This is a predicted structure of a 1411-nucleotide RNA (small-subunit ribosomal RNA) from an uncultured Spirochaetota bacterium.
RNA sequence: AGUCGAACGGCAGCGGGGAGCAAUCUCCGCGAGAGUGGCGAACGGGUGAGUAACACGUGGGUGACCUGGCCCAGUCUUGGGGAUAGCCUGUGGAAACAUGGGGUAAUACCGAAUAGAUCCGGAGGGGUAAAGACCUUUGGGGAAAGGCGCGGACGCGCCGGACGGGGAUGGGCCCGCGGCCCAUUAGUUAGUUGGCGGGGUAAAGGCCCACCAAGGCGACGAUGGGUAGCCGGCCUGAGAGGGUGGACGGCCACACUGGGACUGAGAGACGGCCCAGACUCCUACGGGAGGCAGCAGCUAAGAAUCUUCCGCAAUGGCCGAAAGGCCGACGGGGCGACGCCGCGUGGACGAAGAAGGCCGCAAGGUUGUAAAGUCCUUUUUUCCGUGAAGAAUAAGUGGGGGAGGAAAUGCCCCUGUGAUGACGUUAGCGGAGGAAUAAGCCCCGGCUAAUUACGUGCCAGCAGCCGCGGUAAUACGUAAGGGGCGAGCGUUGUUCGGAAUUAUUGGGUGUAAAGGGCGCGUAGGCGGCUCCGUAAGUCCGGUGUCAAAGGUGGCGGCCCAACCGCCGCAGUGCGCUGGAAACCGCGGAGCUUACGAGUUUAGGAGGGGGAGCUGGAAUUCCAGGUGUAGGGGUGAAAUCUGUAGAUAUCUGGAAGAACACCGGUGGCGAAGGCGGGCUCCUGGCCAUAGACUGACGCUGAGGCGCGAAAGCGUGGGGAGCGAACAGGAUUAGAUACCCUGGUAGUCCACGCCGUAAACGAUGUACACUAGGCGUGCGCGCAGGAGCGUGCGUGCCGAAGCGAACGCGAUAAGUGUACCACCUGGGGAGUAUGCCGGCAACGGUGAAACUCAAAGGAAUUGACGGGGGCCCGCACAAGCGGUGGAGUAUGUGGUUUAAUUCGAUGAUACGCGAGAAACCUUACCAGGGUUUGACAUCGCGGGCGAGUCAUGGGAGACCAUGGCGCCCUGCAAAGGGGCCCGCGACAGGUGCUGCAUGGCUGUCGUCAGCUCGUGCCGUGAGGUGUUGGGUUAAGUCCCGCAACGAGCGCAACCCCCGUUUCCAGUUGCUACCGGGUAAAGCCGGGCACUCUGGAGAGACUGCCGGUGACAAACCGGAGGAAGGCGGGGAUGACGUCAAGUCAUCAUGGCCCUUAUGUCCUGGGCCACACACGUACUACAAUGGCCGGUACAAAGCGAAGCGAAACCGCGAGGUGGAGCGAACCGCAGAAAGCCGGUCUCAGUUCGGAUUGGAGUCUGAAACCCGACUCCAUGAAGGUGGAAUCGCUAGUAAUCGCGCAUCAGCAUGGCGCGGUGAAUACGUUCCCGGGCCUUGUACACACCGCCCGUCACACCACCCGAGUUGGGUGAACCCGAAGUCGGCAGUCCAACCGUCAGGAGGACGCCGCCGAAG
Repeated sequence: AGUCGAACGGCAGCGGGGAGCAAUCUCCGCGAGAGUGGCGAACGGGUGAGUAACACGUGGGUGACCUGGCCCAGUCUUGGGGAUAGCCUGUGGAAACAUGGGGUAAUACCGAAUAGAUCCGGAGGGGUAAAGACCUUUGGGGAAAGGCGCGGACGCGCCGGACGGGGAUGGGCCCGCGGCCCAUUAGUUAGUUGGCGGGGUAAAGGCCCACCAAGGCGACGAUGGGUAGCCGGCCUGAGAGGGUGGACGGCCACACUGGGACUGAGAGACGGCCCAGACUCCUACGGGAGGCAGCAGCUAAGAAUCUUCCGCAAUGGCCGAAAGGCCGACGGGGCGACGCCGCGUGGACGAAGAAGGCCGCAAGGUUGUAAAGUCCUUUUUUCCGUGAAGAAUAAGUGGGGGAGGAAAUGCCCCUGUGAUGACGUUAGCGGAGGAAUAAGCCCCGGCUAAUUACGUGCCAGCAGCCGCGGUAAUACGUAAGGGGCGAGCGUUGUUCGGAAUUAUUGGGUGUAAAGGGCGCGUAGGCGGCUCCGUAAGUCCGGUGUCAAAGGUGGCGGCCCAACCGCCGCAGUGCGCUGGAAACCGCGGAGCUUACGAGUUUAGGAGGGGGAGCUGGAAUUCCAGGUGUAGGGGUGAAAUCUGUAGAUAUCUGGAAGAACACCGGUGGCGAAGGCGGGCUCCUGGCCAUAGACUGACGCUGAGGCGCGAAAGCGUGGGGAGCGAACAGGAUUAGAUACCCUGGUAGUCCACGCCGUAAACGAUGUACACUAGGCGUGCGCGCAGGAGCGUGCGUGCCGAAGCGAACGCGAUAAGUGUACCACCUGGGGAGUAUGCCGGCAACGGUGAAACUCAAAGGAAUUGACGGGGGCCCGCACAAGCGGUGGAGUAUGUGGUUUAAUUCGAUGAUACGCGAGAAACCUUACCAGGGUUUGACAUCGCGGGCGAGUCAUGGGAGACCAUGGCGCCCUGCAAAGGGGCCCGCGACAGGUGCUGCAUGGCUGUCGUCAGCUCGUGCCGUGAGGUGUUGGGUUAAGUCCCGCAACGAGCGCAACCCCCGUUUCCAGUUGCUACCGGGUAAAGCCGGGCACUCUGGAGAGACUGCCGGUGACAAACCGGAGGAAGGCGGGGAUGACGUCAAGUCAUCAUGGCCCUUAUGUCCUGGGCCACACACGUACUACAAUGGCCGGUACAAAGCGAAGCGAAACCGCGAGGUGGAGCGAACCGCAGAAAGCCGGUCUCAGUUCGGAUUGGAGUCUGAAACCCGACUCCAUGAAGGUGGAAUCGCUAGUAAUCGCGCAUCAGCAUGGCGCGGUGAAUACGUUCCCGGGCCUUGUACACACCGCCCGUCACACCACCCGAGUUGGGUGAACCCGAAGUCGGCAGUCCAACCGUCAGGAGGACGCCGCCGAAG
């Protein structure tokens, strides 16, 4: 993917010559296209569909082969013949094209001659393990082509042609070894396996055919299915390995799909042919044409992948003698940051640390020498110029040499010269211009390097894992700053790594996933001692190969690097060869001691197995006797049973099943399992002493057998028990637990099933590695105690192992051998397939999907309707209440303009409130005000701050008028203060107690909570702090790997109780005196009482007992008081995101003519209800009336307020005294004495309401307290439930104080009177210590399971439906090869011219794609 005119005939056309007037004819030259012929087209280029295969890799074989062109040497190249394209001329057709006739050339085709080394056959030889090549001999067959150049015939030369030989190269075929997944693919195979003979091929072969035999392959994985081109290499990895096969290189396969041959050296052929099919196109509908997985390019699909470029200048290929032609091979350029490499985007100086930004209250910090600015450079860039190397040589020509030859133009070699550049406006270099043209991306919670602000508010969003976001987000978004990398950065996907997380190197299986239920045993794996041999394994050496590229060491070339070149190394593999012999294997000979295994003789123990026989107790039933009202059963009952006689009891009988005591972490068995006694049959085990065999052994995939209970089949049996079932109870229900019955079954025989927490959750065998204590059965020494030894069976422990728990000669230790099994949880031991089973079901055994875990062991807590010990008004024992009534008060709810806010189980609810009529007040309505009601500062202005009066107004306030500053100073002036305006700022009881401080409640006045050091543990952590006692107490004592210490407990502090001392007025009054009606009234007095200071006192100190001799407890003495004397203050580490932003403080957010502030009025006081806390009662232990005692602690000057007087009274008048041991509040009350009431809604009870008053206050309407008169409600002891209290307590009685103008049933205090009861710790509640279980750890108010409802996802089933692949049987059968036939036709050869040989077409047959 052509090329060759130097293989051939010849021509369109062009040029020239001749003839002719011309058309035209003719000659010569050049000669396109096409044709004949040759070589090439089988290379190069593309792709990876198919292929699990000798396709590939590697190493071999070919004695079973081929090889065009190329190289080497040899021989030959003689002489003839007949055609046919082109061309000319017809015919058919739309076309593609087909076809008749005529004539022509060759290196096209065909005979003939000759030929050996070639081929075939025969004979002989030699050689090999066997076969060949080979040697000798004989017979037969078989070749060729010319062209060009040179010169004078003739020849020579060059290029060709023929034959065989050799080489090189390229191939064909065969073999060993090696490299994917599935066993839910286990059996497969008919030309299948082999043989004989043939065919076929270049060649071995079942490749093909006929016949014969019945083989071949397979758990070392055949067959089937799925997937895949293989390798050098590439990526990763320390390596071993894992992943991969794009570029480059080797091999293979394919060329629209399937089949087929032809030509040829080579193809069963990408750009050839034939057939079939699908598709596209043309058509005149009759027929035709086509195959980009060549280079570009187009379309489609897709997340995505380029120019319809230049050139043959180089390298290389084909043709040619050559020039040369051709080449989307190739060389280049273009596009794409797709990768690798290099370079730049400037350098130096530059602090006022500029502006701006961001952060910060500010000071200031940061961006940051960064910028600006000044100086410099010019890589890169733009423009201009210059300019290599890639080119070697070819033709031609000059020179030199050589072979051969008669010679040379020819041939060969060397050498000089000598065209040719796609890239290309190349690289490089020079010049000019000018910082000029050039920085982004990701990240900043941890892993992981780098942080602030704002916005947002479980929204928007982020996210590789953990996880961020619900108002203060270093995690979202933005900004600033920072970190990382940089012409890149980040993301996604993929592979290896980390992952020892498939573990060969290099893991495991008691409890985390994992030992087969157990044995026997096949294949396989592994195997005692000694010697000899051998050399497959193994080891050492040599050698061949392991292509190139790649890798790697060194050196070199482009400025460097990437890239490229040269030399070396490596390439762990395979082959050949020489050697070694320890180990292993193999062959041979031997051994039996240590330490294998077995046989035999003499012993032993045993619920080992099978069969037969047999015994007693018990149970039930049957019969009979005695006997009478129940029995039975349970937590309690009932169903049930019994007067038709049960239960109980006695006698007799029947039946079935199981074997008390012995009996035991005792025995036996491989496991399951085995239990009355006797007999028979039978397996295994142990020890001792001999004898014998001589490695006979260990393990054991498949296989075979055994295998509890339940279950199944057939036939028996059936007393008791007893699924199902029935009834009775229990319960919200109770398809359960309990009770009464009861069928299968349980039992026997035979046959199935084949499972289990078949467990020691621990495979089998062997060896080795401290001991101690039991127990079963032997043996030895012993009379015995006992000692030794063997095999079992237990406990505790050394080393070691182990995550820990634990194991520990009966290993879970240390080793060896073999088997089984595991690889996150769920899905699931499910589905499906297969196998087994009568069935039930068993064996084998997934995936989709989903989760960020599921697990083991141990630790600390918490919890338990777990255990032990012990406390508390916790229960119990008591007394009094609440829950019912009325009222008060708080709360919920409701209402309202507002009913301000908070507190909400215990631990909110007479709480914040220790005083809401205004105020308070935070709420509501309305009216005002805006530098503000309050603070500080600055600027400007004014100085009459304030106060009084009048007017307006609800008032705040406004207007007018009057009076009117302080200090120093003569004054001026200064200071202070005030007012007005402006600006900074004030102000907020606005939000967040889940941003906080502080304070507080509660567990809880409970006895606990911790630390240092040491010790134990890998660690969490433990120990101490547990234990024995004891206490109110972690109080104390003792013990103890602990020894100490801290915060708590107790004590130290305060009050009360006794006493002493001191002090003695306002207190006291014994004694003395005075005095009164009386009185400490007065003078002495300080003894007493008392007051208030300081002391003493109580410590289990003393005695007895108990106890460990301790701590301590019990009893006693003494004492005012005992064993903490009573009470208070005091609240550990912590818990409840407990409470409080409205006490206060405070971060952040929010409001700023209002969410600030002022004022008037209203509200917080509402009222159908509900709850809490109280008061008063319901009465006679009482009410009422009269009389009469005794406190303590307090308070009082804007105060307490006496006497006296007035009023029924609240109170008024009054004003003494008192800053209070002096005066006052202040009469305490219950009590006691006397009287009355007489059980009644009352002489109880006092609500409610009417009237009249008092007091406080500016003001009592909403909305005060009190007094008097009148009124006289509910209520007759309170359901379920629930509270307080253990002694000066409960109960009961009054008094005071704080707040406060006034207002107390509340709160805080004070004293008076003054009980009952506690057996006890079972129960309820709370708590402490020890222990145990745990799947809890926001910790039982925990965790968690299943159904159902809705939505969605995945998978299975599902009447079915559909596509693809594959196998077997059969039908039809294209092209075509092969074979047959001889119908038609035919130039070469033969021919005696009839014909023959042969060929083509045709027909038939086998095979045969698609269908």
The RNAcentral record of the sequence draws on Greengenes.
It matches the Rfam family "Bacterial small subunit ribosomal RNA".